[in-house]
Notes
The RNA shown here (transfer RNA) has 69 nucleotides and comes from a marine eukaryotic metagenome. Rfam family: tRNA. The family's RNA type in Rfam is transfer RNA. The sequence is in RNAcentral, with records from MGnify.
RNA sequence: GGACUAUAGCUUAAAGGUAAAGCAUCCGACUCAUAAUCGGCGGAGUCUAAGUUCGAAUCUUAGUAGUCC
Numbered sequence: 001g002g003a004c005u006a007u008a009g010c011u012u013a014a015a016g017g018u019a020a021a022g023c024a025u026c027c028g029a030c031u032c033a034u035a036a037u038c039g040g041c042g043g044a045g046u047c048u049a050a051g052u053u054c055g056a057a058u059c060u061u062a063g064u065a066g067u068c069c
Stems, first nucleotide, its partner, number of pairs: 001069006009023004017054001026040004047063005
């Protein structure tokens, strides 16, 4: 100097219109009990700051952090 990545506790979706799911946590059922299994609840406004737009996780610019060359 260039490329890629940053979204829930973790792993990932969402290609301009109310941010979704799996696992985990929690509650319940089952069990003598634990695990497994089954059912249910809740949880993030998207790395930061600006810009464009009626509307931005998404497009633009700058920065921060990480990975690779």